This is a predicted complex of two RNAs, RNase P RNA and transfer RNA, with 459 nucleotides together. The prediction has a mean pLDDT of 77.

């Protein structure tokens, strides 16, 4: 230098003026105003996992539901991430992609084809009787038996592969190596891998069909939920239930046992014990909280191949609610044309993408003009 | 903001153990009448909303994306 491949980061800068929001401070009875300081993203998006965090009092266990899926770590957790393993792609020890179980059942694989997994049917093959025919036989038909090697082709898929015995003809029917399963032993936590050994082809596809193992989920969402405040008719209607025995008390009432009720069912314990469901209808359209210090960024170091965990130090970094985070010139950077031998230079033009918080974070996926860095692999040249 | 449905011909909608893509109105031609409406015959029109996966094959099963639609606010 080319080809490939993965990762990362950026994703317009500065100055001027005009705005918008939020905050300290000062001034104000209170607005206003003045100084100062903060202001969108790598995805703020979809809302596809997973958490925190609130509310249904709670636990415990079992069914039904849903969601994962080699094996092994990381983590608050996960379908993320990270190492590995077996396959399959690529020249490629670069790098991707694939992923429980089809010998636990159930049920499907349209057409086409001999036949789509039980039996086995068909054409063909061999044998054995009859029929014709004939000295006789071969050959043709029929029956009856064996057989599953063969059967262009067909289809998405065709019943282990080859070579040797072996048979009347044949077949894993024996053997030999492959392929396949299983059991021992070793090496690895494990997925797996390697040697022996034995089995007999039983074993085609497809679980993102229902299933079967194994692990894992309790439901619902910040319009969750808590506080104050203003109006209204402190409404109607339906349906369930408002409880029963019994002891003690003079009564209030209190224990006990049964009922009922407790966010999918049911069972145990546990609490609760009078209201709780649907529906129409009234009435406000308001304020504070939840909410900004956090599984928080940055740096150094140690610990692990990593993911990622630890100790330090330093930082404070949006908060709107009809919804703020913008506009305007100037240079400057990028790209195209054109002067000009070429570099600078001039001059015109055009354009900087996707998008845009609303309880917070961990991913994932999807949407991007334009540009950078870094590893790593194959060619090919030079030293 | 957060749930939840739903896309199939111009319109309205059927379409399941995955294997023909259909109906009704509507359009388009001819017949019919003077002419038109109604009828009657024949035709014609579909990236099943895009895309990508599983499979032999997807409107049907899974995932991404587009668009439509709806329902959730407090007090008593």
């Nucleotide at each position: 230098u080319c080809a490939g491949a993965u990762g990362g980061c950026c994703g317009g800068a500065u100055a001027a003026c005009c705005g918008c929001u939020c905050u300290g401070c000062c001034u104000u009875a209170a607005c206003c105003g003045g100084c100062g300081g903060g202001g969108a993203g790598g995805a703020a998006a979809g809302u596809c996992c997973g958490g925190g965090c609130u509310u249904c009092a709670c636990g415990g266990g079992a069914a039904a539901c849903g969601g994962u899926g080699c094996c092994g770590g990381a983590u608050a957790a996960c379908g993320u991430c990270c190492g590995g393993c077996u396959g399959g792609g690529g020249c490629g020890g670069a790098c991707c992609c694939a992923c429980g179980g089809a010998u636990a059942g159930u049920g499907c694989c349209a057409c086409a084809g001999a036949a789509a997994u039980c039996u086995a049917a068909c054409c063909g093959c061999c044998u054995g009787c009859c029929g014709c025919c004939u000295u006789a036989a071969a050959a043709c038909g029929g029956c009856a038996g064996g057989u599953a090697a063969g059967g262009g082709g067909u289809g998405a898929a065709a019943u282990g592969g080859u070579g040797c015995g072996g048979u009347a003809a044949g077949a894993g029917c024996g053997c030999a190596c492959c392929g396949c399963g299983c059991c021992u032993c070793c090496g690895g936590c494990a997925a797996c891998g390697g040697a022996g050994g034995c089995g007999g082809c039983a074993u085609g596809g497809a679980a993102a069909a229902c299933c079967c193992c194994a692990c894992c989920g309790g439901a619902a969402g910040c319009a969750a939920g808590g506080c104050c405040g203003a109006a209204u008719a402190g409404g109607a209607g339906c349906g369930g239930u408002u409880u029963g025995c019994g002891g003690c008390g003079c009564a209030a009432g209190c224990c006990g046992c049964a009922g009922a009720u407790g966010u999918u069912u049911c069972c145990c314990g546990c609490a609760u014990u009078a209201c709780c469901g649907c529906u129409c209808g009234g009435g406000u359209a308001g304020g504070c909280u939840g909410c900004a210090c956090g599984a928080g960024g940055c740096g150094u170091c140690c610990g692990g191949c990593a993911a990622c965990g630890g100790c330090c130090g330093u930082c404070c970094c949006a908060g709107a609610u009809g919804a703020a985070u913008g506009g305007u010139u100037a240079u400057c950077c990028c790209c195209g044309c054109g002067c000009a031998g070429g570099a600078c230079g001039c001059g015109c033009g055009g354009g900087g993408a996707c998008a845009g918080a609303a309880c917070c974070c961990g991913g994932c996926u999807u949407a991007c003009a334009g540009g950078c860095c870094a590893u790593c692999u194959g060619a090919c040249g030079a030293a | 903001g957060g749930g939840g449905c739903c896309g199939u011909a111009g319109c309205u909608c059927a379409g399941u153990u995955g294997g023909g893509a259909g109906a009704g109105c509507g359009c388009u031609a001819c017949g019919u009448u003077c002419g038109c409406a109604a009828u009657g015959u024949a035709g014609a029109g579909g990236u099943c909303a895009g895309g990508g996966g599983u499979u032999c094959g997807a409107u049907u099963c899974c995932c991404c994306u587009c668009g439509g639609c709806u329902c959730c606010a407090c007090c008593a």

Overview
Rfam match: Bacterial RNase P class A. The family's RNA type in Rfam is ribozyme.